Notes:
Model confidence (mean pLDDT): 78 of 100. A computed fold for a 66-nucleotide RNA from a bacterium, annotated as Fluoride riboswitch aptamer (crcB RNA motif). The model forms 100% of the base pairs in the Rfam consensus. Rfam family: Fluoride riboswitch aptamer (crcB RNA motif). Its family is annotated with positive regulation of gene expression and response to fluoride in the Gene Ontology.
[in-house]
RNA sequence: GCCUGACACGGGGAUGGGGCUCCCCGCGAACCGCCGACUCUGUCGGCUGAUGGCUCCUGAUUGUUC
Repeated sequence: GCCUGACACGGGGAUGGGGCUCCCCGCGAACCGCCGACUCUGUCGGCUGAUGGCUCCUGAUUGUUC
């Protein structure tokens, strides 16, 4: 000096925040949803979700009761 592993730190995981946990990345990075069609690196149409996962709160929507 290089590579690998572990730990620490920081960041990220398609719409807000908290806790726990998992994964990924180290600033030239992780990440920036899916499906179909077309004149295809763009256009048009359609679909799910406030989570990466669990849970709570908030927002939105629907139903019921007071």